[in-house]
RNA sequence: UUACGAUAAAGGUAAACCCUGAGUGAUCAGGGGGCGCAAAGUAAAGGGUCUUUGUGAAUGUAAAACAUAAAGAUAGCCUUACGACCGAA
Numbered sequence: 001u002u003a004c005g006a007u008a009a010a011g012g013u014a015a016a017c018c019c020u021g022a023g024u025g026a027u028c029a030g031g032g033g034g035c036g037c038a039a040a041g042u043a044a045a046g047g048g049u050c051u052u053u054g055u056g057a058a059u060g061u062a063a064a065a066c067a068u069a070a071a072g073a074u075a076g077c078c079u080u081a082c083g084a085c086c087g088a089a
Base pairs, nucleotide, nucleotide: 004087005086012037013036017032018031019030020029021028022027035076041082042081043080045079046078047077048074049073050072051071052070053069054068055067056066
């Protein structure tokens, strides 16, 4: 240095749920909480999933579902790019 990841040491992060706030919503921020995580660190580039609005097709009508377009959300779904601490086998 690369790979690897201990019932090591020092630390980190924080699911569900509850409270407050923001958003039409997915979801996000703060506080409590702790299911988990060795990149659960950063970035929405590709895919997935989800939301909103429109359109299409279908239908007696409407909604849901489906297809599609735009705008978004998610890094604790996967890939990708960058890239951190510690050091037993």
The prediction has a mean pLDDT of 84. This is a predicted structure of an 89-nucleotide RNA (c-di-GMP-I riboswitch aptamer) from Candidatus Jettenia ecosi. The model forms 100% of the base pairs in the Rfam consensus. Lineage of the source: Bacteria > Planctomycetota > Candidatus Brocadiia > Candidatus Brocadiales > Candidatus Jettenia. It was read from a public genome assembly, where an Rfam model found it.